[in-house]
RNA sequence: GGACUCGUAGCUCAGUUGGAUAGAGUAUCAGACUACGAAUCUGAGGGUCGCAGGUUCGACUCCUGCCGGGUCCA
Repeated sequence: GGACUCGUAGCUCAGUUGGAUAGAGUAUCAGACUACGAAUCUGAGGGUCGCAGGUUCGACUCCUGCCGGGUCCA
């Protein structure tokens, strides 16, 4: 330098035939329970969906460029 692939909550990830409020587990916080904890149950907060543009009535999803991680080729 070229090809492919990944980037979504603090962490691990799901969600892509374009459509209704963007989710799960775990972690954190609060409550219930308990003599107190742990465990369990309930609830809450937490996201510019890597960044910027484009297409579209509508984009996490499609297209282009860039940034970062990984694999391969040279």